[in-house]
RNA sequence: GGCCCGGUAGUCUAGCGGUUAUGACGCCUCCCUUUCAAGGAGGAGAUCACGAGUUCAAUUCUCGUCCGGGCUACCA
Numbered sequence: 001g002g003c004c005c006g007g008u009a010g011u012c013u014a015g016c017g018g019u020u021a022u023g024a025c026g027c028c029u030c031c032c033u034u035u036c037a038a039g040g041a042g043g044a045g046a047u048c049a050c051g052a053g054u055u056c057a058a059u060u061c062u063c064g065u066c067c068g069g070g071c072u073a074c075c076a
Base pairs, nucleotide, nucleotide: 001072002071003070004069005068006067007066010025011024012023018056027043028042029041030040031039049065050064051063052062053061
């Protein structure tokens, strides 16, 4: 340099062109308990990496950029 995969909440992760984006851990409140842990109920938390395009509609499709990983080529 070329090709492929990925980027979604503090962390990990599911998801699909269509009205309110899934779950777990963590965090907060309450219940339970003598207390803690465990358990139960509820809640907050996401510019879906960034920009552009296609579309009535994009987290999803296309292109570019950035970041991470893998394979490969060249190498004095």